[in-house]
Source information:
Predicted 3D model of a 72-nucleotide RNA (transfer RNA) from a bacterium. The prediction has a mean pLDDT of 83. Its Rfam family is "tRNA". Rfam classes the family as a transfer RNA.
RNA sequence: GCGCGUGUAGCUCAGUGGUAGAGCACUACACUGAUAAUGUAGUGGUCGGAAGUUCGAUCCUUCCCACGCGCA
Numbered sequence: 001g002c003g004c005g006u007g008u009a010g011c012u013c014a015g016u017g018g019u020a021g022a023g024c025a026c027u028a029c030a031c032u033g034a035u036a037a038u039g040u041a042g043u044g045g046u047c048g049g050a051a052g053u054u055c056g057a058u059c060c061u062u063c064c065c066a067c068g069c070g071c072a
Stems, first nucleotide, its partner, number of pairs: 001071007010024004018055001026042005048064005
C1' cells in the first nucleotide's frame, strides 16, 4: 500500500430500516448479629466520527479514525 472483519451501557455481547436490550458490574431497599448469597426496584448509551439515501438509519452507501487478520 491492497483486501477482509470488528467498533452498541463500566465489561462481555444481542439487535438489523420504525423512538436500543440481556448477563455481569453499580446504587437503594428487603433478608442477616454482620457479611456473602438471594429477592425487588433503579441508574447508566448523542449505537467510533462526518456526509449521503430514505417519511424514518444502530442497520444501507461513501469517506475518515481505532483495533485485528491476510497478501505484498